[in-house]
Context: one part of a larger RNA
RNA sequence: AAGUAGCGAGAAAACGGGUGAGAAACCCGUUCGCCGAAAGCCUAAGGUUUCCACCGGCAGGGUGAUCCGCGGUGGGUUAGUCGGGUCCUAAGACGAGGCCGAGAGGCGUAGUCGAUGGCAAACAGGUUAAUAUUCCUGUACCGGCAUAUAUGUGAUUGACCGAUGGGGUAACGGAGAAGGUUAUGCGGUCCGGGUGAUGGACGUCCCGGUUUAAGGCAGUAGGUAGUGUAUGUAGGCAAAUCCGCAUACAUGAUGAUCUGAGAGCCGAGUACGAUCAGCCGAAGGGCUGAGAAGCCGCAAGUACCAAGCUUCCGAGAAAAACCUCUAAGGGAAUAUGUAUGCCGUCCGUACCGCAAACCGACACAGGUAGGCAGGGUGAGAAUCCCAAGGCGAUU
Numbered sequence: 001a002a003g004u005a006g007c008g009a010g011a012a013a014a015c016g017g018g019u020g021a022g023a024a025a026c027c028c029g030u031u032c033g034c035c036g037a038a039a040g041c042c043u044a045a046g047g048u049u050u051c052c053a054c055c056g057g058c059a060g061g062g063u064g065a066u067c068c069g070c071g072g073u074g075g076g077u078u079a080g081u082c083g084g085g086u087c088c089u090a091a092g093a094c095g096a097g098g099c100c101g102a103g104a105g106g107c108g109u110a111g112u113c114g115a116u117g118g119c120a121a122a123c124a125g126g127u128u129a130a131u132a133u134u135c136c137u138g139u140a141c142c143g144g145c146a147u148a149u150a151u152g153u154g155a156u157u158g159a160c161c162g163a164u165g166g167g168g169u170a171a172c173g174g175a176g177a178a179g180g181u182u183a184u185g186c187g188g189u190c191c192g193g194g195u196g197a198u199g200g201a202c203g204u205c206c207c208g209g210u211u212u213a214a215g216g217c218a219g220u221a222g223g224u225a226g227u228g229u230a231u232g233u234a235g236g237c238a239a240a241u242c243c244g245c246a247u248a249c250a251u252g253a254u255g256a257u258c259u260g261a262g263a264g265c266c267g268a269g270u271a272c273g274a275u276c277a278g279c280c281g282a283a284g285g286g287c288u289g290a291g292a293a294g295c296c297g298c299a300a301g302u303a304c305c306a307a308g309c310u311u312c313c314g315a316g317a318a319a320a321a322c323c324u325c326u327a328a329g330g331g332a333a334u335a336u337g338u339a340u341g342c343c344g345u346c347c348g349u350a351c352c353g354c355a356a357a358c359c360g361a362c363a364c365a366g367g368u369a370g371g372c373a374g375g376g377u378g379a380g381a382a383u384c385c386c387a388a389g390g391c392g393a394u395u
Base pairs, nucleotide, nucleotide: 013031014030015029016028017027018026032392033391034390035389040372041371042370046352047351050350051075052074053073054072055071056070060068061067080141081140082348083347084346087118088117092113093112094111098107099106100105122139123138124137125136126135142344143343144342145341146340147339148338149337150336151335152334153333160330161329165325166324167323168322173312174311175310176309179305180304181303184299185298186297187296188295190209191208192207193206194205195203211271215266216265217264222259223258226251227250228249229248230247231246232245233244235243236242272294275290276289277288278287279286280285313316358367359366374386375385376384
């Protein structure tokens, strides 16, 4: 230079109360303003305690600070069903032998890994300062094992089991259209409360509520043109009762068979519920108890039926689980259904997650995958205004 530039988006503050040595910024309240396909909510990656409580006030915080993602001390993450492992494979990686190469090493068979994919099963309510599909309450479901029971079959004329083997399934593209639904919303009804001291209004008025899952029973709208039985059989590298193929019969466009949303009933009331009452607290608030109505209609998705249908050419994963068949072999009980009992170990789970907690040296106007998708306007996820919720961005 200079007490100058600046103090990091022009979304915005004001007042009252509290705490305190001290308050524009901390806490509470009332207004005001901003976002609202986000500046809300869930979650992946990444971070790794930043979460919650109490205490603190040197430093960090672009100012102050009684405050904090700061310092100190404690506390906090609960699972058969959510995600991962105990299962499977893709691209790709590694790779016994092997081939190649002065060497280092490269390639690669069997195989072993490898999710961003496949694959059993849980919902509603309540609860903590901090966890919850994990705890509690209620109601379910899956897999395995054991026992009981019903039915069927069977012991050398062999039921049944049995795989690293056979078959089925899993199993798949783009675009488009119509239909049926539901989430959800809107209106009405019903329930509770209010109602004008001033021109009118007890009404066609105002405010609030009108919520409830998985699962079980049953099999609707719709989709699907074959399905079932018997016999034969040279194919499926052996075998097969399985699959394929062939034949016969039965049945089916008067819709079989398989599939299939949703609705209905149960779940389900002592749940939830506007509100009210009592007690505690300076207040925000906390605890306990009582608890009304809880229905109808309309609209309606990019969600579900749907791995469907139509159409097109570029012709659109694999393996395991699962079902079934037998081989070697085992074999006297076994298969299916029902009921009851027992078992279900390991890892993650706090918190941030379009951000002051991740990547950018910073509490940085940048960057960051997926899901949810209310009202008015509207073709719309645009626009503008709002709800829930969250903020006013640290002079």
The prediction has a mean pLDDT of 81. This is a predicted structure of a 395-nucleotide part of an RNA (large-subunit ribosomal RNA, domain III) from Flexistipes sp. Rfam family: Bacterial large subunit ribosomal RNA.